[in-house]
A computed fold for an 82-nucleotide RNA from Piscibacillus salipiscarius JCM 13188, annotated as c-di-GMP-I-GGC riboswitch aptamer. Rfam family: c-di-GMP-I-GGC riboswitch aptamer. Its family is annotated with cyclic-di-GMP binding in the Gene Ontology. The coordinates come from a structure-prediction model, not an experiment, and the mean pLDDT is 85. The source organism's lineage runs through Bacteria, Bacillati, Bacilli, Piscibacillus and Piscibacillus salipiscarius.
């Protein structure tokens, strides 16, 4: 500083279902538990991904919407092995 165990304390919570918001994507809240060692954060100001209400040249385009549980950055708890 890597690295990550059938370790210890503790941690988050998909997918469904129920309110609520929202054009949608999706979000909060509460169930619930498929996974996570960063599933913690992040004015999403680096890449992707989704949605298109509105607007436009209209079965279609486009982010200023939305996603960090894709990646990426940034902090961190624990300490077997190597």
């Nucleotide at each position: 500083a890597a690295c990550g165990a059938c370790a210890a304390a503790g941690g988050c919570a998909a997918a469904c279902c129920u309110a609520u918001u929202g054009a949608a994507a999706a979000a909060u809240a509460g169930g619930g538990a498929c996974g996570c060692a960063a599933a913690g954060c992040u004015c999403a100001a680096g890449g992707g991904u989704c949605u298109a209400a509105c607007g436009c040249a209209u079965u279609g385009c486009u982010a200023a919407g939305a996603u960090c549980g894709c990646c990426a950055g940034c902090u961190a708890c624990c300490g077997a092995a190597u």